[in-house]
RNA sequence: AACUUAUCAAGAAAGGCAGAGGGAAUUUGGCCCAAUGAAGCCUUGGCAACCCAUACAAACCACUCAGUUGUAUGAAGGUGCCAACUCCGAUCCCGCCGUAUGGCAGGAAAAGAUAAGUC
Numbered sequence: 001a002a003c004u005u006a007u008c009a010a011g012a013a014a015g016g017c018a019g020a021g022g023g024a025a026u027u028u029g030g031c032c033c034a035a036u037g038a039a040g041c042c043u044u045g046g047c048a049a050c051c052c053a054u055a056c057a058a059a060c061c062a063c064u065c066a067g068u069u070g071u072a073u074g075a076a077g078g079u080g081c082c083a084a085c086u087c088c089g090a091u092c093c094c095g096c097c098g099u100a101u102g103g104c105a106g107g108a109a110a111a112g113a114u115a116a117g118u119c
Stems, first nucleotide, its partner, number of pairs: 002118007013044005021033003027090004045082003050078002052074007086111001091108003095104003
């Protein structure tokens, strides 16, 4: 890098260095953040609970263990994360409004992010 599965409405920031961009790769239209200091780097803190730990239950099994699934609790360790839904729209379906370009709400897809796994 590719593939598979799960999740993506919640949550959690201060300081230092730095100095103009940033909102996750691209395009596009919006809307935001930013000299009251962006990106990046460092330190400290925190959030969460994917991996993880413990307990209980269920199905499976002749039985038990293991493994699987679910629930609860925890947070030492591995990741991740700490403006705005993945900031919002772009394609499709559907509802309402509008004469109409269109507007609003819902669902799905695509893309992306993160984790665990496979090769």